[in-house]
Context: one part of a larger RNA
Molecule: large-subunit ribosomal RNA, domain VI
Organism: Chlamydomonas mexicana
RNA sequence: CGUUAGAGUAUUGAGAGGAGCCUUCCAUAGUACGAGAGGACCUGGAAGGACAUGCCAAUGGUGUACCAGUUCUCAUUCCAAUGGGAAACGCUGGGUAGCUAUGCAUGGAUAGAUAACUGCUGAAAGCAUCUAAGUAGGAAGCUAACCUCAAGAUGAGUACUCUCUAAGGUCGCGGCCAGACCAGCCGUUUAAUAGGCAUCAGGUAUACAAUCAGCAAUGAUUUUAGCCGAGAUGUACUAAAGACCAAUAGAU
Numbered sequence: 001c002g003u004u005a006g007a008g009u010a011u012u013g014a015g016a017g018g019a020g021c022c023u024u025c026c027a028u029a030g031u032a033c034g035a036g037a038g039g040a041c042c043u044g045g046a047a048g049g050a051c052a053u054g055c056c057a058a059u060g061g062u063g064u065a066c067c068a069g070u071u072c073u074c075a076u077u078c079c080a081a082u083g084g085g086a087a088a089c090g091c092u093g094g095g096u097a098g099c100u101a102u103g104c105a106u107g108g109a110u111a112g113a114u115a116a117c118u119g120c121u122g123a124a125a126g127c128a129u130c131u132a133a134g135u136a137g138g139a140a141g142c143u144a145a146c147c148u149c150a151a152g153a154u155g156a157g158u159a160c161u162c163u164c165u166a167a168g169g170u171c172g173c174g175g176c177c178a179g180a181c182c183a184g185c186c187g188u189u190u191a192a193u194a195g196g197c198a199u200c201a202g203g204u205a206u207a208c209a210a211u212c213a214g215c216a217a218u219g220a221u222u223u224u225a226g227c228c229g230a231g232a233u234g235u236a237c238u239a240a241a242g243a244c245c246a247a248u249a250g251a252u
Stems, first nucleotide, its partner, number of pairs: 001152001005163007015149004021049007033038001051107005059101004066094005071086006110144003117137004164250001168245004172188005193239003196235005202228003209222005
C1' cells in the first nucleotide's frame, strides 16, 4: 500500500515446512529346517543408542563483588574498624535469581491407495495365461494422520462485537520472563509498572562493640548473629505530566 468506512477479538485452512532412524535382549523355540554343525520366518514383550523439541523440582555447572576467610601495599584516624589497588573477581571457600547439561520430560503410533513384484478366477486363442471383464496382496517411497507456519490464498475467506473526534491507535512516560536497534508484551493514578520500605524465602556462617578467660596469639558469651543482587507477598512513600491521529455515514 492492498484487501473498498474504520476498528477489536476469535477463527477456517488452499498451501508450505518439520518429523520419519537404528540396535540389542526375552518369549515363541533350541521349534520349523538340517546327517550334524548350526539355526529361523511370523507374532508378542522389554531395554538401549543417536537425533529432535521443551524444561530447571531434584543432581551438578556458572553466578565479575551476595557472604565469609586470607596475604602484600596505600589511605581515612594512632589502635581498632573500614575503603582503594594487587593483569580486566589479588587469592581461597561457598552461593539466590537467571542461564544451563553431563540432569529431567516427551517424540518418531497408525490407516489408505500404490511401484517393482507375487497371486486367484479367466477368456480372446476348447490349451496356456496375474488381465482383457472381475478380484487379493505388496515398500524407508505417495496420501492422510502427528508438530509448526499459514487469507498478499490479489481467488486477499469466515463469525461476533464496537464506533461516527468516536471505537480504536500512535507518540510520550513506568517497565518486562521481550530484546543488538527496531519489534513484541504489560502498565500509565479508576494504578502494584519500576524503585523504595516492611515481612518472608534463600545465601553466607556467628558482625561491630562490650564483658569474661589467657602473659599473649587467641578463645568464649551476648549471637543460628550480622550482612545480603536478581526471588515471593504486601504497601502509593517516589516516578508513570501529557500530546496527537482517526469522517463526504463510507466509489459509480